[in-house]
Molecule: Bacterial RNase P class A
Organism: uncultured Mycoplana sp.
């Protein structure tokens, strides 16, 4: 100087004031209300915002929903390997690629030989190729024509392997050496892959956070979910559309009731299996009431400590603790001291720094609302550890 990880983000005291809960006393009344219910006295004990409470990007717990099981398609999501987890698109450990001197960091990491599309401009040429300059050969003549070439140059993000040598008219994997690439073989590994020697045509580009193909996963809605209590009025009126089904058996004097099968409907579609519903539904207008209270609501995939296993993420065992539950929304106000930091003044000191005085000092990001595991974003100052 850097990288990675962790912690903190004021402390103490006094006075006054909040919210929850428990205990004791007092009262058994008052007040708001249609009601259910809420609020109201005194004293004491205990607890009272975050690492992100933010974003609402993922995954779940939980609640409700006549739809459930199997398969296919559609739609959406993920994408190397192995593991962790309730699960995940998260995390851990590896593999491969890239960046960095390094510690480390990053990757939307399956498939381009199933197909389609795209690669602007420039350039001769950017998907089957290509010849602008150049080089070589021949002919005519001072410039042109024909043929060969892709080593050199130019254009470009990228021009069809790279370097060196041989060879050639000049060149070219044309040939050779090394590197690179390829599919097999062998070895190691659970695996992604790695290594090795030989062989090979010496090569048919890139792009899939383009369409697509492949593998795996996936009900919907959400605490404003849901449950209970209460209430007055008018479970109101008018219009329109759809619907009010079929067969059969039993009971009944009848009105009708019960059962079975078929049809119709059941929150992506289709098929099969099973199940449910079968009464009214939808739209518009008029009119009445209500928008209240309690609960859900905190004991958990919980925290902390110790030990075992594991590289780790984590997991198992033991012990211990209870750490917010509001509902216009609580944890605040004042004072003093200390600490960190900062401004000014003075002294000492080469510097770093140190001592004293005065002022400021809740000054970073920012506040639960069913809960949990992540991810992402924001963060003044301070401390610790390891590594380069």
């Nucleotide at each position: 100087a850097g990288u990675u990880g962790g912690c903190u983000g004021g402390g103490c005291a006094g006075c006054c004031g909040c919210g929850c809960u428990c205990c004791g006393c007092a009262a058994u009344g008052g007040u708001c209300g249609a009601a259910a219910g809420g609020c109201c006295g005194c004293g004491g004990g205990g607890g009272g915002a975050g690492g992100a409470a933010a974003g609402u990007c993922c995954g779940g717990g939980c609640u409700c929903c006549a739809c459930g099981g199997a398969a296919a398609c559609a739609c959406g999501g993920u994408g190397c390997c192995g593991g962790a987890u309730a699960a995940c698109g998260u995390c851990c450990g590896g593999c491969g690629g890239g960046g960095g001197c390094g510690a480390c960091c990053c990757c939307a990491g399956g498939g381009a030989a199933a197909g389609u599309g795209c690669c602007a401009c420039a350039g001769a040429a950017a998907g089957c190729a290509a010849a602008c300059c150049g080089c070589c050969u021949u002919c005519c003549u001072a410039g042109g024509a024909a043929g060969g070439u892709a080593a050199g140059g130019g254009u470009g993000a990228a021009a069809g392997g790279g370097u060196g040598g041989g060879g050639u008219a000049a060149g070219a994997g044309c040939c050779c050496a090394c590197c690179g690439c390829g599919g097999a073989c062998a070895u190691g590994g659970c695996g992604a892959c790695a290594u090795g020697a030989a062989c090979g045509g010496c090569a048919c580009g890139g792009u899939a956070a383009a369409c697509c193909c492949c593998a795996c996963c996936g009900g919907g809605a959400g605490c404003a979910a849901g449950a209970c209590c209460g209430a007055a009025u008018a479970g109101g009126g008018a219009u329109g559309a759809c619907g009010c089904g079929g067969a059969u058996g039993g009971c009944g004097c009848g009105a009708g009731c019960c059962g079975u099968c078929c049809a119709g409907c059941c929150c992506g579609u289709u098929u099969c299996c099973g199940g449910g519903c079968c009464g009214g539904u939808c739209a518009u207008c008029c009119g009445g009431g209500u928008g209240g209270g309690u609960u859900g609501c905190a004991a958990g995939a919980g925290g902390c400590c110790g030990g075992g296993c594991g590289c780790a993420a984590g997991u198992c065992c033991g012990g211990u603790c209870c750490c917010a539950g509001a509902u216009g929304a609580a944890u605040g106000g004042c004072u003093g001291c200390c600490a960190c930091g900062u401004u000014c003044c003075g002294g000492c000191g080469u510097c770093a720094g140190u001592c004293g005085g005065a002022g400021c000092c809740a000054u970073a990001c920012a506040g639960a609302a069913c809960c949990c595991g992540g991810c992402u974003u924001a963060c003044a100052g301070g401390c610790c550890a390891a590594c380069u």